[in-house]
């Protein structure tokens, strides 16, 4: 370097739900708590999810549909990247 993850040591990480907070939402943050993970570290290039604000349409108007990331997800999976321990 390649290549593997066993019932091994030493460590990580935390799903669902709760409870504050933050947000138009998806979520995200903290404390709870463990379903799980050997990359459940990192990065939003594909994917996925949200649609505040724009744009369109319809309406007389309150507003109602649809499109749109400048929001989000890496704990679907894919692609990039780095790295513990042990086995060949």
């Nucleotide at each position: 370097g390649c290549u593997u993850g066993a019932u091994a040591a030493a460590g990580g990480c935390a799903a669902a739900c709760c409870c504050a907070u933050g947000g138009a939402a998806a979520c995200a943050u903290g404390g709870g708590g463990a379903c799980g993970c050997a990359a459940a570290g990192c990065c939003a290039u594909g994917g996925c999810c949200u649609a505040a604000g724009g744009c369109g349409u319809c309406g007389g108007a309150u507003g109602a549909c649809g499109c749109u990331a400048u929001g989000g997800u890496c704990g679907a999976c894919a692609g990039g990247u780095u790295a513990c321990c042990g086995g060949g």

The RNA shown here (c-di-GMP-I riboswitch aptamer) has 88 nucleotides and comes from a Bacilli bacterium. The coordinates come from a structure-prediction model, not an experiment, and the mean pLDDT is 85. The source organism's lineage runs through Bacteria, Bacillati, Bacillota and Bacilli. Of the family's consensus pairs, 95% are formed in the model.